[in-house]
Molecule: c-di-GMP-I riboswitch aptamer
Organism: Helicobacteraceae bacterium
RNA sequence: AUGAUGAAAUGCUAAACUCGUUGCGAAGCGGGGACAGAAAGCCACGAGUCUCAUGAAGACAGUCGGGUUGUCAAC
Numbered sequence: 001a002u003g004a005u006g007a008a009a010u011g012c013u014a015a016a017c018u019c020g021u022u023g024c025g026a027a028g029c030g031g032g033g034a035c036a037g038a039a040a041g042c043c044a045c046g047a048g049u050c051u052c053a054u055g056a057a058g059a060c061a062g063u064c065g066g067g068u069u070g071u072c073a074a075c
Stems, first nucleotide, its partner, number of pairs: 003075001005073002012037002017032006035062001041068003045065003048060004052055001
């Protein structure tokens, strides 16, 4: 330096559930919580799922692929 290969360590994120709040809704945001995660960081580009007030409309990046940035190092 490289390989998600992941033994250890340091931080990080935070599913279900729950309380508040925003939204017609899928869901978002904040508090609690912790099932998990090396991209469970970011981007709706392709596929997919979902929503509504059905259209030049939205939601999901913790469904898969792609793009881009990126931590540690036993091997």